[in-house]
Molecule: SAM riboswitch aptamer (S box leader)
Organism: Priestia taiwanensis
RNA sequence: GACUUAUCAAGAAAAGGUGGAGGGACUGGCCCGAUGAAACCUUGGCAACAGCCGGUAUAACCGGAAUUGUGCUAAAUCCUGCAGGCUUGACCUGAAAGAUAAGAG
Numbered sequence: 001g002a003c004u005u006a007u008c009a010a011g012a013a014a015a016g017g018u019g020g021a022g023g024g025a026c027u028g029g030c031c032c033g034a035u036g037a038a039a040c041c042u043u044g045g046c047a048a049c050a051g052c053c054g055g056u057a058u059a060a061c062c063g064g065a066a067u068u069g070u071g072c073u074a075a076a077u078c079c080u081g082c083a084g085g086c087u088u089g090a091c092c093u094g095a096a097a098g099a100u101a102a103g104a105g
Base pairs, nucleotide, nucleotide: 003103004102005101006100007099008098013043015042016041017040018039022032023031024030026081028079029078044073045072046071049069050068052064053063054062055061056060077097082094083093084092085091086089
């Protein structure tokens, strides 16, 4: 990198150090950034996917804790792209793409 399943309008510091111009996946927008971007390091925090504990109707479901493995910590996955709808707008529904977790090869 390709496959399967689940979730993605909630939540948590735009914290400190190094660094020095980019970043928000991509497109078009719109934003963030010298009052300091990416990246790396550190300390917190959020959540509860796996793992853990308890229960039951035991390939599953419900509840709990936050010591483990991840993840996340501006804006709805920031909006958008493809199809449909009508109330015509950050409109609604579904898909695609993407992200994360677990699994399988």